Predicted 3D model of a 77-nucleotide RNA (transfer RNA) from a Deltaproteobacteria bacterium. The RNAcentral record of the sequence draws on ENA. It matches the Rfam family "tRNA". By type it is a transfer RNA. Its mean pLDDT, the model's own confidence on a scale to 100, is 81.
[in-house]
RNA sequence: CGGGAUGUGGCGCAGUCUGGUAGCGCGCAUGCUUCGGGAGCAUGAAGUCGGAGGUUCAAAUCCUCUCAUCCCGACCA
Numbered sequence: 001c002g003g004g005a006u007g008u009g010g011c012g013c014a015g016u017c018u019g020g021u022a023g024c025g026c027g028c029a030u031g032c033u034u035c036g037g038g039a040g041c042a043u044g045a046a047g048u049c050g051g052a053g054g055u056u057c058a059a060a061u062c063c064u065c066u067c068a069u070c071c072c073g074a075c076c077a
Stems, first nucleotide, its partner, number of pairs: 001073007010026004020057001028044005050066005
């Protein structure tokens, strides 16, 4: 320098192909249960979907630019 992959609650991931309520598991909080803890059950909080711009009635999803990490290749030695 070229190509590719990934980025979504605290953590790990799905959802993107085919635009239409942002979900799952773990964790966390509260309550029930227990002498207490754990387990179990119920309820709840937590996300401007890496950033910016564009298209659209509507964008995590499509387009452009860009950032971070990783992989492959090229170049140099």